[in-house]
Source information:
Predicted 3D model of a 72-nucleotide RNA (transfer RNA) from a Candidatus Micrarchaeota archaeon. It was read from a public genome assembly. It matches the Rfam family "tRNA". The family's RNA type in Rfam is transfer RNA.

RNA sequence: GGGCUCGUAGAUCAGUGGUAGAUCGCGUCGUUCGCAACGACGAGGCCGCGGGUUCAAAUCCCGCCGAGUCCA
Numbered sequence: 001g002g003g004c005u006c007g008u009a010g011a012u013c014a015g016u017g018g019u020a021g022a023u024c025g026c027g028u029c030g031u032u033c034g035c036a037a038c039g040a041c042g043a044g045g046c047c048g049c050g051g052g053u054u055c056a057a058a059u060c061c062c063g064c065c066g067a068g069u070c071c072a
Stems, first nucleotide, its partner, number of pairs: 001071007010024004018055001026042005048064005
């Protein structure tokens, strides 16, 4: 320098055009003498950045940034 894959909640990952979800973690409450476990409820993400297409974009297209991998 080139090819491919990826970037979504604190963590690990779903979501492949129609107002973004799961598990763990976190908070409150219940239960317990207390802790854990368990149950209920809740907070937390404008989807790496910028542009384009579309009535509508996390999703499709282009550029850039970053990570991984392969080739030179």